About this RNA:
Predicted 3D model of a 258-nucleotide part of an RNA (large-subunit ribosomal RNA, domain VI) from Euglenaformis proxima. The prediction has a mean pLDDT of 85.
Context: one part of a larger RNA
Formats: sequence, structure tokens, C1' cells
RNA sequence: CGUUAGAGUAUUGAGGGGAAUUUUUCCUAGUACGAGAGGACCGGAAAGAACAUACCACUGAUCUACCAGUUUUAUUUACCUAAAGAAUACGCUGGGUAGUUACGUAUGGAGUGGAUAACUGCUGAAAGCAUAUAAGUAAGAAGCCCACCUCGAGAUUAUUGCUCUUUAUUUAAGGUCAUGACUAGACUAGUCGUUAUAUAGGUAUUCGGUGUACGAGUAGCAAUACUUUUAGCCAAGAUAUACUAAUAGAUCGAAAAU
Repeated sequence: CGUUAGAGUAUUGAGGGGAAUUUUUCCUAGUACGAGAGGACCGGAAAGAACAUACCACUGAUCUACCAGUUUUAUUUACCUAAAGAAUACGCUGGGUAGUUACGUAUGGAGUGGAUAACUGCUGAAAGCAUAUAAGUAAGAAGCCCACCUCGAGAUUAUUGCUCUUUAUUUAAGGUCAUGACUAGACUAGUCGUUAUAUAGGUAUUCGGUGUACGAGUAGCAAUACUUUUAGCCAAGAUAUACUAAUAGAUCGAAAAU
């Protein structure tokens, strides 16, 4: 821009894409077959591999400043203590929530569907026979079509349902900007919210993490230990709470038809 007024929300599916895998074991059955050795078709069941998708309750990984320990330092807080800085834009070490993730968990590849290939048939003439073919008719593959998942009306043949909006130059329904954000995200886009409010921050409580803070007291010559103290500190989680900020607004937008 179009889809022949403009919107919102659902919808059909022309067409496109994806998936499709496979092994072993058991039963049938040591049966059919075979002198024996050996050893099935058909049919049924189970366990896996790889691949794909989703998820984080479990098991792990990571979690770059959440907690603790610890070494060096001609740095800083006047000094001691206690802290901060630097040592890989974590100094090193031990842990670790949310999140992310696989090594974890769950699920998937279903069909006695349809048309066929090679191949195999039935009936059967031309051609008194024969012939699966000429008329007619059957069976037949991991392949094809459908079934399954997914995109999809620019499918210009531009689908369809429902709902909303109209009497004159500024508006309606509605959209965009703005603005607080996010399980969304390179930017866009998407989703939610904007006081008629729990959108983010703060605060309170809590889950959870770390592991018993500072100071003081006691014991010891001291290092240190114990008590106060399951302490102190704490990012992302949960619940609650308007304390702070989502203010104020701007702009686009219809045959103003019958």
C1' cells in the first nucleotide's frame, strides 16, 4: 500500500515445513524344515541406542562479589582492634538461592487407512487352445498421499463468524507515542501495567544460603578456646504493604453512508 468505511477478537485451511530411524532379548519353538549340524516365516511381548521436543520436582553443573575461611602488601580509615583496596575487571579456598543448564526428568516416532512399484494372481476373449488384460477384478513396499506436529488469507480467487464505532474538519471505536516493567528481547517486535493501581523499587514477614558476627566477659604466659550466639550478614524467590515512581499529556484515526 492492498484486501472497497474504520476497528477489536476469534476462525477456515489453499499451500509450505517438520517428524518418519533402529538394535537386542523373550514367547510362539528347539516347533516347521533337515540324515545331522543347525534352525525359521507368520504373530505377540519387553528392554535399549541414537535423534527430536519440553521442563527444572529429583540428581548434578554453573551461579564474577550472597556467606565464610585464608596468604601477601613501604596502600587507606591517626594508632590497636575491626574493616576497605590490590593480587585473573572473583588473589586463592570451601559452600551456594533465583536463573541458566545436562550428566537429570518426561514425552514422541500410533494406523487391519488410501493409491501404487517390482512381483504374484482370479475370471477372460481377440486367436474354439493358451494367456494376470484387451472389458472386468484381487493382493502387494522402510517409498508416495493421508493420519501426527507446526507455519499459514499478499490464498491479489486477498476466506468466514461475532462484537464495537458514525452527521462534518474535529472526533468515535480503536491504535501509536509517552511512561513503570517482564517469565519477552541485539535493535525492532511481543506481553503486562499506568492511581478505578501490586508494574518496578523500598519496607515487613518468610523460604532459602552461609555457618556462630562486632563488642564484651571468662580461662590461658600466649597462640587460642568458650559464653553472650542455631548468631550476624544476605542477589535475583514467595506473601503482604501505596512509602517512592508509573505524572502531565500528545498524536493518528471512519462511505460522518443508507

The gene name in the source record is rrn23. The source organism's lineage runs through Eukaryota, Euglenozoa, Euglenophyceae, Euglenaceae and Euglenaformis. Its Rfam family is "Bacterial large subunit ribosomal RNA". Its family is annotated with structural constituent of ribosome and ribosome in the Gene Ontology.